[in-house]
């Protein structure tokens, strides 16, 4: 060079028939309990904004009413063939 896979909150994962993004479970805040920690249990937890609301799925671009998902370019990992 070609080829095949992957990239989504801080991490790690799911959402594959193109239909409410982020369910879970780790970290993390508060609270309850404990002399105290720690288990456990309850709520909260991307971003911006006072709030309606409005942004995000590596990045940029097509197609759609509607894209994480599909198409085209590139980044980045990883395996493979030469």
């Nucleotide at each position: 060079g070609c080829c095949c896979g992957a990239g989504u909150g801080g991490c790690g994962a799911a959402a594959u028939u193109g239909g409410c993004a982020a369910c879970c479970g780790c970290a993390c805040g508060c609270g309850c309990u404990u002399c105290a920690g720690g288990u456990g249990c309850g709520c909260g937890c991307g971003c911006c904004g006072a709030a309606a609301g409005g942004c995000u799925u590596g990045a940029g671009g097509g197609u759609u009413c509607g894209a994480g998902u599909c198409c085209c370019u590139c980044c980045u990992c990883g395996g493979g063939c030469a």

This is a predicted structure of an 82-nucleotide RNA (transfer RNA) from a Candidatus Staskawiczbacteria bacterium. The sequence was found in a public genome assembly. It matches the Rfam family "tRNA". From the family's description: Transfer RNA (tRNA) molecules are approximately 80 nucleotides in length. Rfam classes the family as a transfer RNA. Model confidence (mean pLDDT): 81 of 100.